[in-house]
RNA sequence: AGGGCCGUAGCUCAAUUGGGUAGAGCACCGGUCUCCAAAAUCGGGGGUUGCGGGUUCGACUCCUGCCGGCCCUGCCA
Numbered sequence: 001a002g003g004g005c006c007g008u009a010g011c012u013c014a015a016u017u018g019g020g021u022a023g024a025g026c027a028c029c030g031g032u033c034u035c036c037a038a039a040a041u042c043g044g045g046g047g048u049u050g051c052g053g054g055u056u057c058g059a060c061u062c063c064u065g066c067c068g069g070c071c072c073u074g075c076c077a
Base pairs, nucleotide, nucleotide: 001073002072003071004070005069006068007067010026011025012024013023020057028044029043030042031041032040050066051065052064053063054062
């Protein structure tokens, strides 16, 4: 330098196929239970979908620039 993959809740990941209300588990908060706690069980909160721009009635999803991570190939020494 060229190519590929990835970035979504505190953490691990879905949703991208074919654009149409952003979800699950764990964690966290509250209730029940208990002498207290744990476990169990019921409920709840939490997101500028890495950062901009574009297309569209509508973008996590399509196009584009940049940033970060991982992998492959090449060049110089």
This is a predicted structure of a 77-nucleotide RNA (transfer RNA) from Pseudothermotoga sp.
NCBI's taxonomy places the organism under Bacteria, Thermotogati, Thermotogae, Thermotogales, Pseudothermotoga.
It matches the Rfam family "tRNA". The family's RNA type in Rfam is transfer RNA.
RNAcentral holds the sequence, with entries from ENA and GtRNAdb.
The prediction has a mean pLDDT of 81.